[in-house]
């Protein structure tokens, strides 16, 4: 220099054109001798970023940034 892939909750990851969920973690309550286990409930997300297409974009297209892999 060229090609491909990834970016979503604190962490690991799903998801799909009608607008976001799981597990773990965290807070509260119940249970308990008990900060364990179990149960219930809750908080937490400008879906990397800037544009475009669309009535509507996390999703489709282009660019930017970072990371990974391959080729040279």
């Nucleotide at each position: 220099g060229g090609a491909g892939g990834c970016a979503u909750a604190g962490c690991u990851c799903a998801g799909u054109g009608g607008a976001a969920g799981a597990g773990c973690g965290c807070a509260u309550g119940c249970u308990u001798g008990g900060u364990a286990u179990g149960c219930a409930c809750g908080a937490g997300g400008u879906c990397c970023u800037g544009g475009g297409u669309u009535c509507a974009a996390u999703c489709c297209c282009c660019g930017c940034u970072g990371c990974c892999u391959c080729c040279a």
This is a predicted structure of a 72-nucleotide RNA (transfer RNA) from Vicugna pacos. The sequence is in RNAcentral, with records from Rfam. Rfam family: tRNA. Rfam describes the family as follows. Transfer RNA (tRNA) molecules are approximately 80 nucleotides in length. The family's RNA type in Rfam is transfer RNA. Gene Ontology term of the family: triplet codon-amino acid adaptor activity. The organism belongs to Vicugna, within Eukaryota.